[in-house]
């Protein structure tokens, strides 16, 4: 250095990167440009898990205005089934806080930028500092809820 095996740790805007963008260098050269080589970058948090299978553009907003472009893999989304809940059953609908909707209240965003520090020739990396979201979730209240103002029982 390569191959194989085993164990442990690390995650979901998560991981990786031969495209792209950017930087340096070499060659030619008056400058410029191309190619080669080496490097940098490549999603900021909030939120989301009954089990199995399948599937891929799987929720929400932030940004000194957007390369957070593009590709691959994965993922708590979605569909189907099973199981479970909703007074037995079915339908419908949901997921262990387990029917739907509305109102009110609560629920510590982070980065970027600016300023300051450190590293690098540079692209860029890293640290410090205060603030500002939406969805969702929780609590309270109200409204609606099929077969059924049924049947049975008291």
């Nucleotide at each position: 250095u390569a191959u194989a095996a085993a164990a442990a740790u690390a995650a979901a805007g998560c991981g990786c990167c031969g495209g792209g963008a950017c930087c340096g260098u070499u060659u030619g050269c008056g400058g410029c440009a191309u190619a080669g080589c080496g490097g940098u970058u490549g999603a900021c948090g909030a939120g989301g898990a009954u089990g199995g299978g399948g599937u891929u553009u799987a929720u929400c907003g932030a940004a000194a205005u957007a390369u957070u472009c593009g590709g691959c893999g994965g993922a708590u989304g979605c569909c189907c089934c099973a199981c479970g809940g909703u007074g037995a059953a079915g339908a419908a609908u949901c997921g262990u806080c387990a029917g739907a909707a509305a109102a009110c209240a609560a629920u510590u965003a982070a980065a970027a930028a600016a300023c300051g520090g450190g590293g690098g020739u540079g692209a860029c990396c890293u640290c410090g500092c205060a603030a500002c979201a939406a969805a969702g979730u929780u609590g309270u209240u109200u409204u609606c809820g099929c077969u059924a103002u049924a049947a049975a029982g008291u």